The RNA shown here (c-di-AMP riboswitch aptamer (ydaO/yuaA leader)) has 146 nucleotides and comes from Blastococcus sp. URHD0036. Its mean pLDDT, the model's own confidence on a scale to 100, is 76.

């Protein structure tokens, strides 16, 4: 530069500082409009159940969940955590698209005892990672003439 996950980008103003062949070239942070995205927040609509008993409360981003079943390991013996492995289930790749094929991933982190939806309103974010001088060449259709 081109392309990918991902909301994580456009334009504008200021510029800390790099680079320089001294012509110039790049430019963080900071604000500004904009686009996207994510929390909170009524009616109304869900939700609510006596006593007990037990408990290691709930929620939120995100595809990253659920069961079933074996090993370890804590337990207050109700369960929990971790790993494997199998079903079902989500997500992403193959260079706009649909089918098929075929390779992958199912994290990590946040409030903190509190949040259902949710208009008005309110408050936050714009990050960090991969891959390549190659692709339209995994196959088949369809379109496009870039």
């Nucleotide at each position: 530069c081109c392309g990918u996950c991902g909301a994580a980008c456009c334009g504008g103003c200021c510029g800390a500082c790099c680079c320089u062949u001294c012509g110039g070239g790049g430019g963080a942070c900071g604000c500004c409009g904009g686009a996207c995205c994510g929390g909170g927040g009524a009616c109304c609509c869900a939700c609510c159940g006596a006593a007990g008993u037990c408990c290691c409360g709930g929620g939120g981003u995100g595809c990253a969940g659920u069961g079933c079943c074996c090993g370890c390991g804590g337990u207050c013996c109700g369960c929990c955590g971790c790993g494997a492995g199998c079903a079902c289930c989500g997500g992403g790749c193959g260079a706009a698209c649909u089918c098929c094929c075929g390779c992958c991933c199912g994290a990590a982190c946040c409030c903190g005892u509190c949040a259902g939806c949710u208009a008005a309103c309110c408050c936050g974010g714009u990050a960090g990672g991969c891959g390549g001088c190659c692709g339209u060449u995994g196959g088949a259709g369809a379109a496009a003439g870039a």